């Protein structure tokens, strides 16, 4: 220098045009003599950033930034 993949909740990831979700974690309650485990519920994300396409974009296109891998 060129090519490919990834960027979504505190962490690990799903979701691939119309609803943002799971597990773990956190908080509250129940329960216990108490703690842990267990049970019930809640909070938490302008979907890396900018632009374009579309009635509508986390999702498609282009660019930028960051991370990982490959080739020379």
């Nucleotide at each position: 220098g060129c090519c490919c993949c990834c960027g979504u909740a505190g962490c690990u990831c799903a979701g691939c045009g119309g609803c943002a979700g799971a597990g773990c974690g956190u908080c509250u309650g129940c329960a216990u003599g108490g703690u842990a485990a267990g049970c019930a519920g809640a909070a938490g994300g302008c979907c890396a950033c900018g632009a374009g396409u579309u009635c509508a974009a986390a999702u498609c296109u282009c660019g930028u930034c960051g991370g990982g891998g490959g080739c020379u």